[in-house]
Context: one part of a larger RNA
Order: sequence, then C1' cells, then structure tokens
RNA sequence: GAUGAACGCUAGCGGCAGGCUUAAUACAUGCAAGUCGAGGGGCAGCACAGGUAGCAAUACUGGGUGGCGACCGGCAAACGGGUGCGGAACACGUACGCAACCUUCCUUUAAGUGGGGGAUAGCCCAGGGAAACUUGGAUUAAUACCCCGUAAUAUUAUUGAGUGGCAUCACUUGAUAAUUAAAGCUCCGGCGCUUAAAGAUGGGCGUGCGCCUGAUUAGGUAGUUGGCGGAGUAACAGCCCACCAAGCCUACGAUCAGUAACUGGUGUGAGAGCACGACCAGUCACACGGGCACUGAGACACGGGCCCGACUCCUACGGGAGGCAGCAGUAAGGAAUAUUGGUCAAUGGACGCAAGUCUGAACCAGCCAUGCCGCGUGGAAGAUGACGGCCCUCUGGGUUGUAAACUCCUUUUAUCUGGGAAGAAAUGCAAGCUUUCUAGUCUGUUUGACCGUACCAAAGGAUAAGCACCGGCUAACUCCGUGCCAGCAGCCGCGGUAAUACGGAGGGUGCAGCGUUAUC
Repeated sequence: GAUGAACGCUAGCGGCAGGCUUAAUACAUGCAAGUCGAGGGGCAGCACAGGUAGCAAUACUGGGUGGCGACCGGCAAACGGGUGCGGAACACGUACGCAACCUUCCUUUAAGUGGGGGAUAGCCCAGGGAAACUUGGAUUAAUACCCCGUAAUAUUAUUGAGUGGCAUCACUUGAUAAUUAAAGCUCCGGCGCUUAAAGAUGGGCGUGCGCCUGAUUAGGUAGUUGGCGGAGUAACAGCCCACCAAGCCUACGAUCAGUAACUGGUGUGAGAGCACGACCAGUCACACGGGCACUGAGACACGGGCCCGACUCCUACGGGAGGCAGCAGUAAGGAAUAUUGGUCAAUGGACGCAAGUCUGAACCAGCCAUGCCGCGUGGAAGAUGACGGCCCUCUGGGUUGUAAACUCCUUUUAUCUGGGAAGAAAUGCAAGCUUUCUAGUCUGUUUGACCGUACCAAAGGAUAAGCACCGGCUAACUCCGUGCCAGCAGCCGCGGUAAUACGGAGGGUGCAGCGUUAUC
C1' cells in the first nucleotide's frame, strides 16, 4: 500500500460499485420454460349472438362467435441462470491443421409441392387402485405416421478423359444404371413444406509450444507401442475386435504422491519479480453419489428418462413421491455476507403472420459505512482576553482562546411546498403519399416498473464529530493516583514513592470515520 474482510467505538447525506471466502451440508413454501387455434379433432370452465319456457326477474339450451382446460402435432426446452466438486489434462492459453467431419433456425440461388391408405390420443362406455396412476372396449382428426408416382447439381455402383503421385490412390470433369422427397393453412396480402448448392454461425477431431510442489517417489506400461484386416462413428483414430511384430515413455524427471478449475486480468513493486484468480469477460467441469442410453441439428440433458446407492416425505402397508451448486427464503456451520420485494417500461431470449404470452435473464427498488468518490456539520466580524476547568514561582500570572457571548450574513444537507423530466426508439392503431405487389415514407395517436424519482422554490443557524495516539522508532507534555502491585507492549522495553511508557484529568498531535486482528 491492498482486501469479497471481521471485531471495538462512533455515525449526517448523496452517487457508483460490492455483498456465504465456511458445509458441492440438508432443505418447508412460492416463483425461475414455455408458446402456437393462421397444423388438428374438439368444447371442460367463462362470456356473447341465437333458440325454448315465462308478463317479468330468470331458468334451460346454445361450437354459431370471442376465446380455450385437457389432448394430438410443431418449435423451444442443449440458450439464458448457478457453482468450482473433479481434473496436472491438449482442461486452459497461444499458433496452426482436418485430402477425415457435422451444422436446426438465418441469408442467397435452382427445382418442386401429384395421388392414396391404415391407425392413435382426446371424447364416450365399462373396470382396478388409498394414492401415484392404470386396464379393456368402441369411435375420430391432422403440418402425426405409412405407401405409390415424379426428380438431380443428392447417394451408391460401373465407366471414359485430364492432373498429381513409385504405387495402392486422390482430385477435376463427362456418361450410364439403380435408389431417395414433400403439407398444408390463410383475413387471399401472405405464411409454410421438400430436395440440392453456396454463405454465415456454432460445434467435433488433431498437432507444436507454454502450464504448481516433492527424488525422504526411479523405473513405468500388455490394448501397452506399431502394422494388417474388420466393427463402429458425422468423421480420423487401439475408439473397439481378430491376427502379426516387440515395441513405447523416462534424470531435458517418466511413474507415483500432494495441491489446484484455467485465462484476460487483480494487488504490490522504479523494474525484474512475487502473491492472488471475489466482482466483469472468454473457456472448461459439475447438477443428491455412481452408471447408462433415448429423443434431437445439437445432450449422454440442473428444474427430461431408466437402474443401483444414501437420505427425506406420503401410505388404507399393497405401494408411491423427491432433488435450490436458479431467485428469494429456512436450518446448520461460521469471525462473517442481504428481501420469501416491483416490472416486463427498456435491452435480450423462446414461441407466434401478428396482436401478444412467457421470461427471479435483465432492469429497478429494499438491507449493510463493505469499499471508492463527493458534500456537509456554517461564514465574516468580535478581547470586559468573561465564567468554569487545568497548571504555576499563587493578593498574582499562564493556558483552554476568537474559542464563547454579542453583531451581520449564507442555506448545501435535513424539513416542508411546488413540479412533473430524460430513459420512448420501435411495435400496434388511424389517415395520407409513392409503388404492379411486397414494401417504403410521412402525420397523428398508444406504451415508464423505477416514480410523484431526478429537478425547482421557501423559512430558519436552524438538523449533524468522532476515533486513535502523545518514552524512542513517530507528529504530539504536564498534574494527580498507583508503588515490580494493578497494568502496558509492534520492537527496544516501562512499573520496586517524585512514572512525559500503567489508570484518570487538563492540554496537544494525527485522520475524517478511527483503531485492532488476519493475509499478501
């Protein structure tokens, strides 16, 4: 000097930031991932036309409409958010490579979107179960599923030519054959669907170098190292398998053990370096402990599935349910770390043609002097140098001290009044203009959680100073008490009767929060 700090004393305000470093311990409760009716059959509940009954109130009915519980289907749920367990490793950083690869959505280009079929949820009927849930029957739809047709710049096979190579072969280009596709909806404006090529983005795999400590760890390794052939994958590869060879790593530290997420960076230092890796950003790993795959463009998937285990809960004892290292919150641990808050207004994300819905991402507010920055607690003038305190050489003097009183100002902040901002751009709606359309442009209007916030005015010195130290290091001295006691202390050391070192007082010094502890 610094800190994600804690503790003691004190405390007026604002801005900006930060806030479980310990138990990756266990979790009550709520919320954190949905959306689309312009894919579909439908209509449980709500509302409205319409209908029936009634003089009326009203009752019944009512997919025709707004919409929509549950259901089928699509997309999303692999992002966003959390944590740092594991891992000394191509995990990370950096520089490259893949003649060995994939890529939903998006953009561009080319071509297409024909015909048919069988089911199954839901609804209905009948059961089982305490529940979780589940069985059978009947029936129905689709952008769900299947079949046929058509199709190449796709895939596979055969083959001609060219280029490279010793060759297996690779690349470019042509021919032939076989195989492979789709889905419709609509407000008629559009929105989709299929195939192929390219782009963009994201990912996968590999290589060189760098990357903590220990030799009181010296040898380690049999799928081990390589080859050939296969299996497997999006793809290469002992990734896996059969066979063959006996290799491969290592004092330039293998192996083993310990510790640890890595980096941009942060702290300090003149630098070299040393220490650290909270917050913010990139990457990795994990989601009660362990294992496994399914779906999918993408996961071996935090709020999906299956199995084993530990734990907790429900039970009618037959059987079931669960996973906060999401946001709040609880218990425990600890020196120690916050609200079971508001809003989708902005930014961003998912879905949707859109309106919009969802979003504890995010933006805000609350708590905490935890830190940094800024401001204030008044300014000027004022000597009977007042009273009181303290000290002394004591009818007196020194000091507190221009300090107070008194006079004149000012009003930040606090209080109160008024006021209503920027963050709002878009989108939507309405009108106009341009345009074949799509679309563009312009005008008006709509939308703010924060927030009645920022901001403005008014009255009045009113509402606001402490903490540590004063022997030397080290700025700052006297008196009283105590008497090697009580105590102090970072080091040297103080205290045994005149203690500037203990305790109190007066005075002084430092900082503006101060001091102590811990760590670098």